[in-house]
RNA sequence: AGAGUUUGAUCCUGGCCCAGAACGAACGCUGGCGGCGUGGAUAAGACAUGCAAGUCGAACGAGAGAAUUGCUAGCUUGCUAAUAAUUCUCUAGUGGCGCACGGGUGAGUAACACGUGAGUAACCUGCCCCCGAGAGCGGGAUAGCCCUGGGAAACUGGGAUUAAUACCGCAUAGUAUCGAAAGAUUAAAGCAGCAAUGCGCUUGGGGAUGGGCUCGCGGCCUAUUAGUUAGUUGGUGAGGUAACGGCUCACCAAGGCGAUGACGGGUAGCCGGUCUGAGAGGAUGUCCGGCCACACUGGAACUGAGACACGGUCCAGACACCUACGGGUGGCAGCAGUCGAGAAUCAUUCACAAUGGGGGAAACCCUGAUGGUGCGACGCCGCGUGGGGGAAUGAAGGUCUUCGGAUUGUAAACCCCUGUCAUGUGGGAGCAAAUUAAAAAGAUAGUACCACAAGAGGAAGAGACGGCUAACUCUGUGCCAGCAGCCGCGGUAAUACAGAGGUCUCAAGCGUUGUUCGGAAUCACUGGGCGUAAAGCGUGCGUAGGCUGUUUCGUAAGUCGUGUGUGAAAGGCGCGGGCUCAACCCGCGGACGGCACAUGAUACUGCGAGACUAGAGUAAUGGAGGGGGAACCGGAAUUCUCGGUGUAGCAGUGAAAUGCGUAGAUAUUAGGAGGAACACCAGUGGCGAAGGCGGCCUGCUGGACGAUGACUGACGUUGAGGCUCGAAAGCGUGGGGAGCAAACAGGAUUAGAUACCCUGGUAGUCCACGCCGUAAACGAUGACUACUAGGUGUCGGGUAGCAAAGCUAUUCGGUGCCGCAGCAAACGCAAUAAGUAGUCCACCUGGGGAGUACGUUCGCAAGAAUGAAACUCAAAGGAAUUGACGGGGACCCGCACAAGCGGUGGAGCAUGUGGUUUAAUUCGAAGCAACGCGAAGAACCUUACCUGAUCUUGACAUCCCGGUGACCGGGACUUAACCGUCCCUUCUCUUCGGAGCACUGGAGACAGGUGGUGCAUGGUUGUCGUCAGCUCGUGUCGUGAGAUGUUGGGUUAAGUCCCGCAACGAGCGCAACCCUUAUCUUUAGUAGCCAGCAUUUCGGAUGGGCACUCUAGAGAGACUGCCAGGGACAACUUGGAGGAAGGUGGGGAUGACGUCAAAUCAUCAUGCCCCUUAUGACCAGGGCUACACACGUGCUACAAUGGCGUAAACAAAGGGAAGCAGGCAUGUGAAUGUGAGCAAAUCCCAAAAAUAACGUCUCAGUUCGGAUUGUAGUCUGCAACUCGACUACAUGAAGCUGGAAUCGCUAGUAAUCGCGAAUCAGAAUGUCGCGGUGAAUACGUUCCCGGGUCUUGCACAAAAGGCCCGUCA
Repeated sequence: AGAGUUUGAUCCUGGCCCAGAACGAACGCUGGCGGCGUGGAUAAGACAUGCAAGUCGAACGAGAGAAUUGCUAGCUUGCUAAUAAUUCUCUAGUGGCGCACGGGUGAGUAACACGUGAGUAACCUGCCCCCGAGAGCGGGAUAGCCCUGGGAAACUGGGAUUAAUACCGCAUAGUAUCGAAAGAUUAAAGCAGCAAUGCGCUUGGGGAUGGGCUCGCGGCCUAUUAGUUAGUUGGUGAGGUAACGGCUCACCAAGGCGAUGACGGGUAGCCGGUCUGAGAGGAUGUCCGGCCACACUGGAACUGAGACACGGUCCAGACACCUACGGGUGGCAGCAGUCGAGAAUCAUUCACAAUGGGGGAAACCCUGAUGGUGCGACGCCGCGUGGGGGAAUGAAGGUCUUCGGAUUGUAAACCCCUGUCAUGUGGGAGCAAAUUAAAAAGAUAGUACCACAAGAGGAAGAGACGGCUAACUCUGUGCCAGCAGCCGCGGUAAUACAGAGGUCUCAAGCGUUGUUCGGAAUCACUGGGCGUAAAGCGUGCGUAGGCUGUUUCGUAAGUCGUGUGUGAAAGGCGCGGGCUCAACCCGCGGACGGCACAUGAUACUGCGAGACUAGAGUAAUGGAGGGGGAACCGGAAUUCUCGGUGUAGCAGUGAAAUGCGUAGAUAUUAGGAGGAACACCAGUGGCGAAGGCGGCCUGCUGGACGAUGACUGACGUUGAGGCUCGAAAGCGUGGGGAGCAAACAGGAUUAGAUACCCUGGUAGUCCACGCCGUAAACGAUGACUACUAGGUGUCGGGUAGCAAAGCUAUUCGGUGCCGCAGCAAACGCAAUAAGUAGUCCACCUGGGGAGUACGUUCGCAAGAAUGAAACUCAAAGGAAUUGACGGGGACCCGCACAAGCGGUGGAGCAUGUGGUUUAAUUCGAAGCAACGCGAAGAACCUUACCUGAUCUUGACAUCCCGGUGACCGGGACUUAACCGUCCCUUCUCUUCGGAGCACUGGAGACAGGUGGUGCAUGGUUGUCGUCAGCUCGUGUCGUGAGAUGUUGGGUUAAGUCCCGCAACGAGCGCAACCCUUAUCUUUAGUAGCCAGCAUUUCGGAUGGGCACUCUAGAGAGACUGCCAGGGACAACUUGGAGGAAGGUGGGGAUGACGUCAAAUCAUCAUGCCCCUUAUGACCAGGGCUACACACGUGCUACAAUGGCGUAAACAAAGGGAAGCAGGCAUGUGAAUGUGAGCAAAUCCCAAAAAUAACGUCUCAGUUCGGAUUGUAGUCUGCAACUCGACUACAUGAAGCUGGAAUCGCUAGUAAUCGCGAAUCAGAAUGUCGCGGUGAAUACGUUCCCGGGUCUUGCACAAAAGGCCCGUCA
């Protein structure tokens, strides 16, 4: 000293929360010793028992007991009894002093109760100290004792007798009291001692001590308490008191207190101090000390120096106890102790030895005050639980592990020491002075302390470990159990739960809970704010109050200096000292920030007096103005009414309907009525305090401004309360009512429509008078004063100059915009401040609850003003940033729409999916971006699924041991098959020891898993999207998130390029480089080709040739290069020339940063979890092919642009040896038999088809269409039943162009026609390729969808499938 938490991120505001310290504490776990402190905070609840205040015989009478001596009597001659004297002890009573102290508690009390400082000439003071004076003479009682009564007891009546320091009278009398004086009045006690003398007594004065009373100042909350007071305030007189006083009383007066908060309500003992804090403050009042109050509750007095009395009296009440029922007794908030209530607070202890108190001459007695001990980790302080070494290959055990090790850890063991505390034994205090001839005499205490002894022996826990906050891993659990101070953690890999290991922090304690201060500048005096975060009253006038211009003099209240008194002690601070240290205790110093008094100073403030004119005001003067109020007048328009003309509609809307109209509307025209509002001018123009004010004219009236500088002379400013004004709506009474128009009615819209739209329509709107008193009453910005760069408009007035309807310069007042400094969280404000200063007022202190409830005031009401709490949340909020989003805007693009062509959706079939079914119908894929997808091909196999059978180190890999010499292959038996059984055949190298290899048997490590998790992952892929974007470095701007660059003007397919620009550069993307295709050249010429020559079986077949086609190498070519127009002379664009090709020539490959927790654990790899005679392995059969249904993708069609038949023409790209197969033969055909050729520019597949030609069909469910079915076959294959393809013959279904909706395509494209390949034994309408024929249309970007850039709004950020409101569960 700060930190966490609002957001995707940022800055701010703002609350919540944490780290610190403290406690009379409590609870949990744990607990060795000592010292010093501390301990009923709750029930001022109730109390059993014991003790806590007595003492004096030197005040008094009396009584009892004892001792000594003398004398008498009895006799058991050393005892008993009586008596006298002396001495000692005790005490019921009278008397004196004390009991008013000490001890307890904090109920009451907001008060002179307390603190502090004064006053008392308005007072008292026992015992104590000092000084003065005095004590003479008498008297009568009374308790006790004795006698006698009453009563259960407590207690009490009567009679007789007696003493005093008890009581009374007389005398004496001063500086006492009273009185002006004369004068009057009031005292006393003795006791002890041989004595000296001492202790007392009376009276007066002084002191000391302790009190009483009065006053200034100070310290709680509440105005949702605003009025209060009748002895109340004062006076006169009297009474009363120690004393002043309405303290009490009689009379008189009507005062007293109060927004500087009376009265009322709530709470509370006050202070020194204590805790916290840097301080200022805030909280608190336990122990100790001072004061106060109280003593079961309430009241009262008596005695006394002192009480209205804790352990006294009386009365009343409640409670408890005793009782003979008549009546009595009691008061722990004294010390212990008990019960109760409570989270919670101790011994029914020892002693008067010390300190102190009461009595006494003293000894002494009393003292639960006090001194001690005990109990409680309740607090503070101190000590210990061992120290050193330990040669580490770092024991064992535990934990983790990448299995190598790491850690616990010098820790232990082991070796060498020490002996604090505790334990044992012995010794053993001081605090103690005084008294006495001497001796004796300590509660604590056999304690502290000292000496000796033995042995590491008896002595460590608690909390935490996600961040804040020091400290990390494993296992278990699986939004469960639980944690949590805040944020938050837990849904199968939890450093946050629980356990463990380890670590961290404190330590005889550690945590938790509660409370206080701090952090919190989060009530801000020090030290905050109010445009938008909470916060400026709607506005002015003005009272109290606050603040206030220049100057002179006085005063000295504030202020400042000096001095004096006080500020108790303890505490705190500094310096010393004593307990071994410390806590603790002692001494000294300083401080105690304050109050009072005395004295001095006079700058400032105040007060008093005087002067001034710059503030403010007045007078005269000038112009501006929707300022206010009253009365009159005006025209346009709407509506209504009457008459004319006139005919079928009008009105209204997005479209309609309700409505009006043939009974004549709307339209048009002439007249009339009535109400309300004043077009244009009109303007961030004017006026007003604000609300507000707009036709013209006339009275009345307020304010501001300019100029002049005559007058007053600070008269100013702000303004709590108070008062005034105050839009619209609303209310009351009476008018008025054209238009408009809440409510209401109808028509529409809609899922509904108590709305928006339409047709009507009443209050109201208007006027007069009276209420209401609120608005986003806003500039969300209180009023006043001063100062602080400029620029440019506009309104009103003045001055100067000039070339004068004006311009320029300047000045005062208003009203705007831009902008510097400065301010501000930013936005922004910026002479009209949100700047710099000053004065005064109002208001704010997290969000919700709530401007609500209650109370009060106002109001006719509606309601307004004032204005909480419980409870609940960790946020709510401001400004700005980047995105995403908008049925916001601008620009642009895309088969996105439009323009076209052809489809899908209807039929049949094929195929995939869903659903259903099933023993199983294995699994995955799910909008676009799953659904002819994984699967480039399920009869067995595949196969992962089901049923049945079988195996358990295993079908597959490595290691170990034993056995065999094989394994492979061939044959046979068995089985549904695998498995199993038998037979035949049968190793290599060698140093001859063996080794290798293979098979088999065995034990265990392990194998195996298409089991789970694609939300633990790698890799791969889809998609936005081949969209033009995505970023970085440096610089600059911003507090920051971020911005700039990348925006802007053009242009492009493109962030493509140019220009501009606080940016300059760069990277990934775009483009290009790559492949293919289109043209040409060149090289090469077989298996390709044939122009010319020759041969020919007429086939490039052969010779020959390489010109051409072609093949495949190398090159050329296209670059806006050229011309013209446009454009900023740029980039680029439009047109043209040339060219095979022209503006990226066509096509392909190529996919930025990222998004979708997108897909895949079943291609593969892989963490973790799971199975292990099974979720592994093998075999047979079945299933993946099911079938009321729904969807996707396709094929074939519905026909004449066609079907069928006949005979003809023209490709490209591929494949071929377990292969392609010519030809020939057979078969109607699928095919079969045979086998030439070909590992292929040579041979084969191989026929291209559409097309063209000719013929036929003639609009029909057909010579269209071919499903389905029957029969008979072919081929592949171990095997075609479930479940293959093909052929022939026969059968001949639906279907006649397809609803809503929807898909593809911009040129060699769509459409259409065939051909090939991969997979593959066989099995394509699918997929991937190839060529043939070959169109139509695009005005354009308004709209739908998707995307890009800029901008705007935003309460969204999981980002519109968002957020959020209400109702219900």